A computed fold for a 363-nucleotide RNA from Thermotoga sp., annotated as Bacterial RNase P class A. The sequence was found by an Rfam model in a public genome assembly. Taxonomically the source falls in Thermotoga (Bacteria, Thermotogota, Thermotogae, Thermotogaceae).
[in-house]
RNA sequence: GGAGCUGGGCGGGUGAUCGCGGGAUCAGGUGAUUCUUUCACACCUGAUCCUGAGGAAAGUCCGGACUCCGAGGACAGGGUGCUGGAUAACGUCCAGAGGGAGUGAUCCCUGGAUAGGGCCAUAGAAAAGGAAACCGCCCUUCCAUGGUGAAGGGCAAGGGUGGAAAGGUGAGGUAAGAGCUCACCAGCAUCGGGGUGACCCGAUGGCUUGGCAACCCCCACCUGGAGCAAGGCCAAGCAGGGAAGGUUCGAGGUGGUUCCGCCGAUCAUCCUUCCCGGGUAGGCCGCACGAGGGAUGUGGUAACACAUCCCCAAGAUGGAUGAUCACCCGAGACAGAAUCCGGCUUACAGCCCAGCUCCCCUG
Numbered sequence: 001g002g003a004g005c006u007g008g009g010c011g012g013g014u015g016a017u018c019g020c021g022g023g024a025u026c027a028g029g030u031g032a033u034u035c036u037u038u039c040a041c042a043c044c045u046g047a048u049c050c051u052g053a054g055g056a057a058a059g060u061c062c063g064g065a066c067u068c069c070g071a072g073g074a075c076a077g078g079g080u081g082c083u084g085g086a087u088a089a090c091g092u093c094c095a096g097a098g099g100g101a102g103u104g105a106u107c108c109c110u111g112g113a114u115a116g117g118g119c120c121a122u123a124g125a126a127a128a129g130g131a132a133a134c135c136g137c138c139c140u141u142c143c144a145u146g147g148u149g150a151a152g153g154g155c156a157a158g159g160g161u162g163g164a165a166a167g168g169u170g171a172g173g174u175a176a177g178a179g180c181u182c183a184c185c186a187g188c189a190u191c192g193g194g195g196u197g198a199c200c201c202g203a204u205g206g207c208u209u210g211g212c213a214a215c216c217c218c219c220a221c222c223u224g225g226a227g228c229a230a231g232g233c234c235a236a237g238c239a240g241g242g243a244a245g246g247u248u249c250g251a252g253g254u255g256g257u258u259c260c261g262c263c264g265a266u267c268a269u270c271c272u273u274c275c276c277g278g279g280u281a282g283g284c285c286g287c288a289c290g291a292g293g294g295a296u297g298u299g300g301u302a303a304c305a306c307a308u309c310c311c312c313a314a315g316a317u318g319g320a321u322g323a324u325c326a327c328c329c330g331a332g333a334c335a336g337a338a339u340c341c342g343g344c345u346u347a348c349a350g351c352c353c354a355g356c357u358c359c360c361c362u363g
Stems, first nucleotide, its partner, number of pairs: 001359010012328007020052012054334001058345002061343005066227004077223005082096005097110005111218002116216002118212003134159002136155007143147001167185006186208001188205007231285004240276007253269006292311008329332001
């Protein structure tokens, strides 16, 4: 100098004018109340000051807080899945293990296939039964000795099919072959050692037992449902319900319950007082101080935790956060809150910082 990897940060700036949402203070007006006035209350208008989108506010894919409903437990159902840790919790994060990709920094994947069942298209002889043989290799017999012949038998080394063909390479061995025998390697089982653990190292053994669990299943752990349109509150009153008292105290009518219906029974009916009183619309709360942010220190490899000090940063409900102009620069991407928080994923012009890797050049 070039090409990369990982982590973190920024996401046009300044000024003027006008406008919008929220808050505070002040002034004026109106309403209501009161005998009257003042204070206080509610609403409207104006002035001044403060404040007003994001790293993803997004997708709504996970995990929670909060609220209401439900709830004896279990099963079922759903979810997660190498190990250890972090956390309120997680499918997130950190550290590690094994496998894979890359020259490398670095990145990607992850329970169990001898518990059992099921599946493995097409092709192929054969797809899991140690069965099966298309080309092929070899032996014996026959024809006629030659052979691209016929019959019987042995084999699975080589070829071929396939995503995958029953350990791999080499040597011995054999009629030809084969873990048939041996050496090394891979894998399995047992034992010993190390590690909290995933797992690693070593020894011994018999020679070897395909894949799919995002098919059922097994094992371990977690798990009640619905969601801020959750949910709660509001003077007086309406529908309706209840209690007490009065009237009538006799019959009838009407209505309700019991009943298919009728009879019968029972309650209510009219007046007064008191109590309770749902939903919709409207208004208010929930709703902005929270698993909150920043700095420093301590512990920890880290995620993170703790301590001290400092800070308060939108809150709408037809839904504000904008428009115009001027100047500057590197000429501005993706996109906008709606209960809140922790993550993941997706979109994103351009720029900055830190650490690391590879290549080239120079000293």